Lysine riboswitch aptamer from Melghirimyces thermohalophilus, 174 nucleotides, folded computationally.
It was read from a public genome assembly, where an Rfam model found it.
The coordinates come from a structure-prediction model, not an experiment, and the mean pLDDT is 80.

[in-house]
RNA sequence: CCUAUGAGUAGAGGCGCGGAACGCAUCAGUACCGUCCCGGAGAAGGGCAUCGAGGAAAGGGCGGAAAAGGGCGUUCUGCCGAAGUGUGGGUGGCUGCCGCAACCGCCCUCGCUGGUCGGCUUGCUGAAAAAGGAGUCGGCUGCCGCGGUCGAGCCGCGGAGCGCUACCGUGAGG
Numbered sequence: 001c002c003u004a005u006g007a008g009u010a011g012a013g014g015c016g017c018g019g020a021a022c023g024c025a026u027c028a029g030u031a032c033c034g035u036c037c038c039g040g041a042g043a044a045g046g047g048c049a050u051c052g053a054g055g056a057a058a059g060g061g062c063g064g065a066a067a068a069g070g071g072c073g074u075u076c077u078g079c080c081g082a083a084g085u086g087u088g089g090g091u092g093g094c095u096g097c098c099g100c101a102a103c104c105g106c107c108c109u110c111g112c113u114g115g116u117c118g119g120c121u122u123g124c125u126g127a128a129a130a131a132g133g134a135g136u137c138g139g140c141u142g143c144c145g146c147g148g149u150c151g152a153g154c155c156g157c158g159g160a161g162c163g164c165u166a167c168c169g170u171g172a173g174g
Stems, first nucleotide, its partner, number of pairs: 001173001003171004008167004014080001016079009032064006042051002045100001046098003083113004088108006114141009124132001143159007
């Protein structure tokens, strides 16, 4: 000097990824509560309980009237498979109770995604014309390899974070 190896140390990409608090708008004049009209036997996705002709549900008038999730902004903070997501499995919550479904949270296995932005589709999710998810098509950008160049640089092709860069340790070779 080159090279292999290490669950070693420290870093880089950029509208970079999460978390928390506060504020604002929305949710919504909605749910719900009260009262009256109408209606005439049910009410909740299933069962039990409970309520109901002293009038259920649905609908309407009047009066009162939320919240959570999601969104935007500011601040603080943890980080660079950060994190997100899909299949399968386990577990807890939600309801007066049970259990199933749905929804929410956590854990495990395996898979995908370097990062980010946008378009289209969607019977998923959502109050939603927002945001998100899934699929797909493009753009910008970082890293490595190969090639075009002697080359900083520029261009083209390909690849993936189990990556890349620097240093350190150990070993082999020159």